[in-house]
Molecule: transfer RNA
Organism: Clunio marinus
RNA sequence: GUCUUCGUAGUGUAGGGGUUAUCACGCGAGUCUAACACACUCGAGGUCCCCGGUUCGAGACCGGGCGAAGACA
Numbered sequence: 001g002u003c004u005u006c007g008u009a010g011u012g013u014a015g016g017g018g019u020u021a022u023c024a025c026g027c028g029a030g031u032c033u034a035a036c037a038c039a040c041u042c043g044a045g046g047u048c049c050c051c052g053g054u055u056c057g058a059g060a061c062c063g064g065g066c067g068a069a070g071a072c073a
Base pairs, nucleotide, nucleotide: 001072002071003070004069005068006067007066010025011024012023018056027043028042029041030040031039049065050064051063052062053061
């Protein structure tokens, strides 16, 4: 330098173009307990990496950029 894959709550992830973006762990509260833990219930937490395009509508599709991993040179 070229090509491929990836970028989504604190971490790891799911998400056929259509609502309120999923789950687990973690965090907070409640129930339980003498208390803690476990378990159960509830809750907070996301400008879906950035910019532009397509579309009535984009986390998703297209182009560019940035970043990560890999292959080739």